[in-house]
RNA sequence: AGAGUUUGAUCCUGGCUCAGGAUGAACGCUGGCGGCAGGCCUAAUACAUGCAAGUCGCACGGGAUCCGUUCCUUCGGGAUCGGUGAGAGUGGCGGACGGGUGCGCAACGCGUAUGCAACCAGCCCCCUGCGGGCGGAUAGCCGGUGGAAACGCCGGAUAAUACGCCAUGUUGCCGGGACGGGGCAUCCCGUCUUGGUGAAAGCGGAGACGCGGCGGGGGACGGGCAUGCGUCCCAUUAGCUAGUUGGCGGGGUGACGGCCCACCAAGGCUGCGAUGGGUAGGGGAUCUGAGAGGACGGUCCCCCACACUGGCACUGAGACACGGGCCAGACUCCUGCGGGAGGCAGCAGUAGGGGAUAUUGGGCAAUGGGCGGAAGCCUGACCCAGCCAUGCCGCGUGAGGGGAUGAGGCCCUACGGGUCGUGAACCUCUUUUAUGCGGGGACAACGCCCCCCACGUGAUGGGGGAUUGAGGGUACCGCAGGAAUAAGCGCCGGCUAACUCCGUGCCAGCAGCCGCGGUAAUACGGAGGGCGCGAGCGUUAUCCGGAUUCAUUGGGUUUAAAGGGUGCGCAGGCGGCCCGUUAAGUCAGCGGUGAAAUCCCGGGGCCCAACCCCGGAAGUGCCGUUGAUACUGUCGGGCUGGAAUGCGGUCGAGGCGGGCGGAACGUGGCGUGUAGCGGUGAAAUGCGUAGAUAUGCCACAGAACGCCGAUAGCGGAGGCAGCUCGCCAGGCCUGCAUUGACGCUCAGGCACGAAAGCGUGGGGAUCGAACAGGAUUAGAUACCCUGGUAGUCCACGCCGUAAACGAUGGGCGCUCGUCGUCGGCGGCAGAAUGUAGGCGCACAAGCGAAACCGAUACGCGCCCCACCUGGGGAGAACGAUCGCAAGGUUGAAACUCAAAGGAAUUGACGGGGGCCCGCACAAGCGGAGGAGCAUGUGGUUUAAUUCGAUGAUACGCGAGGAACCUUACCUGGACUCAAAUGGUGGGUGGCCGGGGCAGAGAUGCCCCUUCCCUACGGGGCGCCCAGCAAGGUGCUGCAUGGUUGUCGUCAGCUCGUGCCGUGAGGUGUCAGGUUAAGUCCUAUAACGAGCGCAACCCCUACGUCCAGUUGCCAGCGGGUGAAGCCGGGGACUCUGGAGGGACUGCCGGCGCAAGCCGAGAGGAAGGUGGGGAUGACGUCAAAUCAGCACGGCCCUUACGCCCAGGGCGACACACGUGCUACAAUGGCCGGUACAGAGGGCAGCCACCCUGCGAGGGGGAGCGAAUCUCGAAAGCCGGCCUCAGUUCGGAUCGGAGUCUGCAACUCGACUCCGUGAAGUUGGAUUCGCUAGUAAUCGCGCAUCAGCCAUGGCGCGGUGAAUACGUUCCCGGGCCUUGUACACACCGCCCGUCAAGCCAUGAAAGUCCGGGGUACCUGAAGUCCGUGACCGCAAGGAGCGGCCUAGGGUAAAACGGGUGAUUGGGGCGAAGUGGUAACGAGGUAGCCGUCCCGGAAGGUGCGGCUG
Repeated sequence: AGAGUUUGAUCCUGGCUCAGGAUGAACGCUGGCGGCAGGCCUAAUACAUGCAAGUCGCACGGGAUCCGUUCCUUCGGGAUCGGUGAGAGUGGCGGACGGGUGCGCAACGCGUAUGCAACCAGCCCCCUGCGGGCGGAUAGCCGGUGGAAACGCCGGAUAAUACGCCAUGUUGCCGGGACGGGGCAUCCCGUCUUGGUGAAAGCGGAGACGCGGCGGGGGACGGGCAUGCGUCCCAUUAGCUAGUUGGCGGGGUGACGGCCCACCAAGGCUGCGAUGGGUAGGGGAUCUGAGAGGACGGUCCCCCACACUGGCACUGAGACACGGGCCAGACUCCUGCGGGAGGCAGCAGUAGGGGAUAUUGGGCAAUGGGCGGAAGCCUGACCCAGCCAUGCCGCGUGAGGGGAUGAGGCCCUACGGGUCGUGAACCUCUUUUAUGCGGGGACAACGCCCCCCACGUGAUGGGGGAUUGAGGGUACCGCAGGAAUAAGCGCCGGCUAACUCCGUGCCAGCAGCCGCGGUAAUACGGAGGGCGCGAGCGUUAUCCGGAUUCAUUGGGUUUAAAGGGUGCGCAGGCGGCCCGUUAAGUCAGCGGUGAAAUCCCGGGGCCCAACCCCGGAAGUGCCGUUGAUACUGUCGGGCUGGAAUGCGGUCGAGGCGGGCGGAACGUGGCGUGUAGCGGUGAAAUGCGUAGAUAUGCCACAGAACGCCGAUAGCGGAGGCAGCUCGCCAGGCCUGCAUUGACGCUCAGGCACGAAAGCGUGGGGAUCGAACAGGAUUAGAUACCCUGGUAGUCCACGCCGUAAACGAUGGGCGCUCGUCGUCGGCGGCAGAAUGUAGGCGCACAAGCGAAACCGAUACGCGCCCCACCUGGGGAGAACGAUCGCAAGGUUGAAACUCAAAGGAAUUGACGGGGGCCCGCACAAGCGGAGGAGCAUGUGGUUUAAUUCGAUGAUACGCGAGGAACCUUACCUGGACUCAAAUGGUGGGUGGCCGGGGCAGAGAUGCCCCUUCCCUACGGGGCGCCCAGCAAGGUGCUGCAUGGUUGUCGUCAGCUCGUGCCGUGAGGUGUCAGGUUAAGUCCUAUAACGAGCGCAACCCCUACGUCCAGUUGCCAGCGGGUGAAGCCGGGGACUCUGGAGGGACUGCCGGCGCAAGCCGAGAGGAAGGUGGGGAUGACGUCAAAUCAGCACGGCCCUUACGCCCAGGGCGACACACGUGCUACAAUGGCCGGUACAGAGGGCAGCCACCCUGCGAGGGGGAGCGAAUCUCGAAAGCCGGCCUCAGUUCGGAUCGGAGUCUGCAACUCGACUCCGUGAAGUUGGAUUCGCUAGUAAUCGCGCAUCAGCCAUGGCGCGGUGAAUACGUUCCCGGGCCUUGUACACACCGCCCGUCAAGCCAUGAAAGUCCGGGGUACCUGAAGUCCGUGACCGCAAGGAGCGGCCUAGGGUAAAACGGGUGAUUGGGGCGAAGUGGUAACGAGGUAGCCGUCCCGGAAGGUGCGGCUG
């Protein structure tokens, strides 16, 4: 100090989340020791039991008991005297401290600083004075008596430091007088004087004396009261107040006060937040934070409040009193039912609650407190111990070397190894801790007692001795043995440090956020390994931080959330120049205070640390005082620059009212005129022969004002438009004058405020929500059409909203230059330049996330206001308020999401645009779709119909050959080191061949025959056995390699460097031309380059050269029936090798160029000549695990393997691809020509014979330019004459041929017979642009044969058409929009249905706190009375005021619940639609009204996002 998460990527905004620290914690797993600290956060719930406040005999009366003495005795004991002195009582002091808790309290409660001239004060200290008399009671006690008890009652005797009276009384208090002094007011202080009034207690001691008593003054400590300032949330709490505010008088108090009371006045508080509601003890501090701040208030300290709940007073120095009292209430307990008792929020402890918090311990040794003269007693304060890893701190669980060239196991592995492991065992060493034994301080000193010393001989000071320890024989130290007694927890996808294997298979599960898991999971579970911390480690909860994410430090508001619709303006905030004044703010010095503890610094003590101690600093504050005076403020004086006013000029759709005008629409009347008009994409509804539309004239009515007109003007905004008159207001400009800061802004307030809408009344031409009809459509509650009501218009009154927008609040100042325009001034030439004001465009700097803004700022500053703080829920609910209503304003929460957003980028897409290609359309030729058959596929069937391929890019595809085989499928029968292969060891002599039996065969059994080489050791070949490697067409093409399809032979895809941009990215690659082409040219912040294109390669078209057999034959010769048949030839054809040729090279035109055009020239060929091979970056998780290979998984007497048979050939159907046809451009018959490319020895087969034929029988040649397979259409001639035919050949019957072990399932071919559908094929659809389509045949691969009509080739004959690019499909480039980016097969909206969740309303119902009114009213203070008691003082009693509590009543408020109901959120998915995002197919959106299943539609006005 930051990081993760919105996107394909980017920048920004913004929320969520994490890493840190902390805790009175809890929970999980684990746990050796010690020190220090902490330990009911919940039920201020209820409490059994014990203890927590007593003490004093030196205040008093008295005295049980026990001991002793004496006497008596019934021998039990009694009495007396002396000693002892319990318990209780009177009295005093203390129980108001200490200890607990946090309920209540938003308050002078607390904090801080002051004041009291308005106060108190027991015990303590100092000073001063005094203490003389008298009296009457009462408890205890004794006697009696009531009651279960608690507790009384009656009678009698009695004491005091208890109580009363008298006296004295400095001073005190009250009143009067005099003098002096002081103060902020009331007033206060001192001295003197005078009248009145007010005290006391004794005890101890032999004594000295000590302890006490009373009055007064002062002090200290403590307290009371008052005041300034500070002190939580809600404004959906805005008004509150009757003792209320003040006064006079009184009461009361220690004291002021409306604290209380009577009377009088009518005040007091409040937007600087009263009142009400909620929450809460406050502070020192604590945690966090860089700080400012935020959070918090447990332990410790201070203050407050409380003591079962509420009220009350008494006593007292002090209380309204935790362990006192009275009353009331709730609760618990006792009871003899009459009545009583009680209050752990003291220490322990119990129950309960809770996630959770300890012992019914020891001791007064220390510290402190109460009482006492003291000894001492009391002390759950305290000091200790116990329990708990609750926290902090420290220590340990071993150490070094060897072992180590590293055992074994686990895990992983490429099988080589790696890893745990710089490990362990083992050897050596050490002994903290634990254990045992021993030693062992300090906390202790005071007091008391004893002794000594000093001197001022004392209640003096000093010294010595004795005594006192709960903790505890603890800390600490030593010794002993022995590695001995001691390691876990979390995590390992990113953030975040740490990776592999197995299991699992969107399951089980994980998860703080992002997210993991659907068969290879570093994310689940386990394991190995690793990382982190360590007696702990994790989790959860909470707080601060990170979060500059409430922003004072330190944020924003054009488009991300956010400028109020506009103005006026009170309060408030802010405010020009100069001089003076003051010193409030401000600044400085000094003083006081800011308790201690804590934090920080220094030092010190426990071995260290934690912890503790000492000192310092700090405590940013408050108060006082002295001073300073720049700035702000106050007051005073002045100024003119801000502001305003006057005079003058000027401008405008500025406002209000009146008058007038023309055009158009509509309507009415009259006329002309006739069949339609109108309307649309096309129509229809509608209107029209009762005369429309059209047209002419006349008339009426309402609304709006064309051209001018603008990129213009005016206004504060909304808004404002014919002409004119009147009235009102404003801006701007010039000069002069005047006022003299009069200014700016503005919460609340007030006013204005488009359209729609509302009320009343008018008006009503047009347009036109709703509505109706017609169309469109799947539907059409829409878009289009015909009508049409409200409304649109006017007056008056409401409403108060909007995309009320510049999505940009107002004011002032400052910060380049250029251009246009409006109105003025100045100037002038009908200029220009200048000046201030307005409206605009493009820009510098700057700013901004960017787009952009840029003197009309979104720049740089100041002032004021408004507003924002993630999205949804929601501008909805509740409440309040305004409104006639509609509704407006204000405006939450639960719940839910990990985003929602802004700008820009690259793509993709668009029923966006531009440019351009392609048999893409069009033009044309021939097909498919109909028929029959072939073939593939779907489906169905089946024991099986093996598997794969599935839009384009599957479907005559994998198949270039399924009868067995193939074969992967099914049925049945067999085999298991196996059907094959390799290597090792051993054995064996076979293998081959022939044969027999069983069997469907595989196979089993048996018979015959019997190896080769040898340098003899052995080797080869094969078989058998053992054993090592098997085998799988089982799964995953979504783990892969390789290969392939497609976009697409499309012209694209990129890189380096530079430049631009914060960045994604752009530029280059765009632009202007050009091309088949990112082909080339020109221009250019780009310059180059790569993969593609083209070219290089092959075939083909033409020469040339070379070569000349098997090919050729012109000339020569020979020769035949004929024939290159032969000699020969090297011309030609041809063959096949080399090389040439074409390059827009030449000419003309156009063009900068590239290039294009030209029936140009030349040429076999011309602008890429034709064809092929060649397929960029990539896309489709495209295809293939069944061609092959390969990771992983799975099977192992089977998912392997062998065999027989069957199936892959099924068939009601559906589709694709084909063949053959439907005929005369044809069919049939006869005759007759001409290819190319290939094949051929298990072959092609001439030729001959034979069969109608398939073929058969002979038989030469040829491993082939030699032999052989070999054309058809065509051409010539003939028949057929439009017919289901002399078309067509399916189907079926019969007879055959051939291949093959075998043609039943299931071959092809031949012949004879049969002769089906079909007469040109619906919607729709395919191919082809030239040697192409069409048509004709030929060959080849596979192959025994063949289901081939398929595939791959070959040649023969050989067309038509292309105007053109609007449209369909695909594609390229540029541009635009986007809410798309698994990218339009995208995204996405609202209703409905079902599920879950929270929430609003709701007849009601239940509960709560508070208030009001009335009734009642305990205890108690006070007041009154007081005939009874008392001599009296006084009291009982009675009455009154007030009040806790109780009751009654109506209402308000808050909360819970509630049939039903409203919307909302979420979720894998459902239903009907398609609103939005592209021109989203009707541009969208805003406000408003109406309508509609729903999104939504329409009207009116507005916005451009």
Molecule: small-subunit ribosomal RNA
Organism: uncultured Fibrobacter sp.